[in-house]
THF (Tetrahydrofolate) riboswitch aptamer, 112 nucleotides, folded computationally. The model forms 94% of the base pairs in the Rfam consensus. Rfam family: THF (Tetrahydrofolate) riboswitch aptamer. Gene Ontology term of the family: tetrahydrofolate metabolic process. Rfam's curators write: Tetrahydrofolate (THF) riboswitch was first reported for Ames et al. as an RNA motif in 5' untranslated (5'-UTR)regions of folate transport and biosynthesis genes in Firmicutes genomes. Its mean pLDDT, the model's own confidence on a scale to 100, is 84. The sequence was found by an Rfam model in a public genome assembly.
């Protein structure tokens, strides 16, 4: 020289713990900024700030408050008060888990 390979930001799944369901969050668009394999250029993606538009799934158990009825035990209605369960949200965080994850050149590791 040549061949093979590793590693970023991050994404998905699974698991765990939460948050919201009284709508925060997520998602979309525009503008600006930042970081982003070890280096250079660049892509994709990510994050942050600002602005705009859009926009949702609740149900039940127990307890409690209030109102009405009843002689009473109690019954009915109702609640944005607590708690639990089942859902829902393009929901947040975490992980000795699984999968995925740089284009060119150089560098790095291994081989002859």
């Nucleotide at each position: 020289a040549g061949a093979a390979g590793a590693g970023u930001a991050g994404c998905c799944a699974a698991g765990g713990c939460g948050c919201g369901u009284c709508a925060a969050g997520u998602g979309u668009u525009g503008c600006g900024a930042a970081a982003c394999g070890g280096g250079a250029c660049g892509u994709u993606g990510u994050u942050c700030g600002c602005a705009a538009a859009c926009g949702a799934a609740a149900g039940g158990g127990c307890g409690g408050a209030g109102a009405g009825g009843g002689g009473g035990a109690c019954c009915u209605c109702c609640c944005g008060c607590g708690u639990c369960c089942u859902g829902c949200g393009g929901u947040g965080c975490c992980u000795u888990u699984g999968g995925c994850g740089c284009g060119u050149c150089c560098g790095c590791u291994u081989c002859g």